[in-house]
Context: one part of a larger RNA
RNA sequence: GGCGUAUGGAGGAUGCCUUGGCUUCGGCAGGCGACGAAGGACGCGGUAAGCUGCGAAAAUGUCCGGGGAUCCGCAAACAGGACUUGAUCCGGAUGUGUCCGAAUGGGGCAACCCACAUGGCUGAAGGCCAUGUACCAUGUUCAUCAUGGAGCGAACCCGGGGAACUGAAACAUCUUAGUACCCGGAGGAGAAGAAAGAAAAUCGAUCCCCCCAGUAGUGGCGAGCGAAGAGGGGAGAGCCUAAACCGCCCGGUUCACGGACCGGCCGGGGUUGUAGGACCAGUCAAUAAGAAUUGUGCAGGAACCGGAAGUAUCUGGAAAGUUACGGCAUAGCGGGUGACACCCCCUUACGGGCAACGCGCACGAUUCGAGACUGGCACCUGAGUAGGGCGGGGCACGUGGAAUCCUGUCCGAAUCAUCGGGGACCAUCCCGAAAGGCUAAAGACUGCCGAAGACCGAUAGCGAACCAGUACCGUGAGGGAAAGGUGGGAAGCACCCCGAACAGGGGAGUGAAAGAGAACCUGAAACCGUGCGCCU
Numbered sequence: 001g002g003c004g005u006a007u008g009g010a011g012g013a014u015g016c017c018u019u020g021g022c023u024u025c026g027g028c029a030g031g032c033g034a035c036g037a038a039g040g041a042c043g044c045g046g047u048a049a050g051c052u053g054c055g056a057a058a059a060u061g062u063c064c065g066g067g068g069a070u071c072c073g074c075a076a077a078c079a080g081g082a083c084u085u086g087a088u089c090c091g092g093a094u095g096u097g098u099c100c101g102a103a104u105g106g107g108g109c110a111a112c113c114c115a116c117a118u119g120g121c122u123g124a125a126g127g128c129c130a131u132g133u134a135c136c137a138u139g140u141u142c143a144u145c146a147u148g149g150a151g152c153g154a155a156c157c158c159g160g161g162g163a164a165c166u167g168a169a170a171c172a173u174c175u176u177a178g179u180a181c182c183c184g185g186a187g188g189a190g191a192a193g194a195a196a197g198a199a200a201a202u203c204g205a206u207c208c209c210c211c212c213a214g215u216a217g218u219g220g221c222g223a224g225c226g227a228a229g230a231g232g233g234g235a236g237a238g239c240c241u242a243a244a245c246c247g248c249c250c251g252g253u254u255c256a257c258g259g260a261c262c263g264g265c266c267g268g269g270g271u272u273g274u275a276g277g278a279c280c281a282g283u284c285a286a287u288a289a290g291a292a293u294u295g296u297g298c299a300g301g302a303a304c305c306g307g308a309a310g311u312a313u314c315u316g317g318a319a320a321g322u323u324a325c326g327g328c329a330u331a332g333c334g335g336g337u338g339a340c341a342c343c344c345c346c347u348u349a350c351g352g353g354c355a356a357c358g359c360g361c362a363c364g365a366u367u368c369g370a371g372a373c374u375g376g377c378a379c380c381u382g383a384g385u386a387g388g389g390c391g392g393g394g395c396a397c398g399u400g401g402a403a404u405c406c407u408g409u410c411c412g413a414a415u416c417a418u419c420g421g422g423g424a425c426c427a428u429c430c431c432g433a434a435a436g437g438c439u440a441a442a443g444a445c446u447g448c449c450g451a452a453g454a455c456c457g458a459u460a461g462c463g464a465a466c467c468a469g470u471a472c473c474g475u476g477a478g479g480g481a482a483a484g485g486u487g488g489g490a491a492g493c494a495c496c497c498c499g500a501a502c503a504g505g506g507g508a509g510u511g512a513a514a515g516a517g518a519a520c521c522u523g524a525a526a527c528c529g530u531g532c533g534c535c536u
Stems, first nucleotide, its partner, number of pairs: 001535009015521001016485002020456002022453009031152002039100003042055003046078002050074002061094006070082003105114003115133007135149005156187001157185005167174001171220001197203002207234004217225002238438003241382001245268003249264006273416001275381003279376006290368009300357001304352003310325003314321001326343002328332001334346003387411007397423001418433005472479002492520001495507004
């Protein structure tokens, strides 16, 4: 020095555990904010650094309800208190709520500085207190006043803009993709939506799911992209205007002052395609569905309450284990308790309780809330629109034979004997009525709560089981960790010894165990020792 073996150190794998995560489903909520939000700064405790809670009324005030013996948070200790005249705690309501922040009196390097007006302390102040004093929009004009807005928010939705890497095995059309990202807007959903449809025989708003179908198509016919009708389901709901015509009022023109005409506000009327409406003539009917507001009542709805039934023996540190004999069950889900508990505790099945709230339901009230038919007449039925040219965009459809939709630009109709569509275009036929608007439900998402898991179990699972978006890094945008486990209970080692020692250790003691001693469950390997054996 090597190998072997035994025994240690070191290390923190493995096993077991779980307070934390992940996913799905269900429910609640879907907003908060000038009545000052979200988020912060600074404070508040007897002692108080952090977290939590709170705001100069500061780990909280008041009222109502629940509850019933302890309490003064995490968090020990000391010193003190509170409470059966009901505390702490839980629920509901309310009060207070410094300063910054949309931040809004002016300013500013956020949490600071400086004002003005009125009132008060008060006589005075470079003092203090209270209230008000930003801007924009609309109404009614900055005399003023009233109402609204502003900012924040995880995803979802609509709109305005809009990439590239990438793929095409290069690359340019194409693709990635109308994605990422930026901006605006809205809501609990949003969007869409009551046919100028779809189709070829019928259907009868929209949306979503299954299917149709990787089909028809599209495509440097490459890579790729990729429908729709029908069919089966979910849900179900339809309406209001413009115009014709009539009328009040206002303005204008004209006037033989009665009026006529034009324009405007408002009201009535009216709303569609087998056309409908206005107007004229005639006939017949008459108060429903529903909406808004509101009242009453009923569900629902907080804390919370009731809630069955077990003892002994043995082993053991400890009984829930063993053995013996019982019991309950609309409850043998689950968790805890010194090992494995239906009957010990909390729960659980079931039942009760009800303040605020409560349009989910019922009833009532008020206000709104439809006419139908026949004949005639030819007044109305959304114009810089439809459509066309050029240039683009969107449609699964890349200009193609390219319909349909949108429009930057230039043109530019018809008016119901009308107009649009049926994938160039024409005819016939059929279907529909544009150029105004509203509309629940089915459907998307998830902050919170709950339940469940052939989900994870501390290098896993969220980045974060632990004081984590922390420490730390970066000028900044931003990046971003590591880190769980004594024991049933601190019973957390009095006392003695070694030692410089508040280091570390040896006794003693506690404990089932200290080889569980806080660097604490188990304690693998690498790596480092020591004893012994063999070899060199």
Annotation:
The part of an RNA shown here (large-subunit ribosomal RNA, domain I) has 536 nucleotides and comes from a Bacteroidales bacterium. It matches the Rfam family "Bacterial large subunit ribosomal RNA". The coordinates come from a structure-prediction model, not an experiment, and the mean pLDDT is 81. The source organism's lineage runs through Bacteria, Pseudomonadati, Bacteroidota, Bacteroidia and Bacteroidales.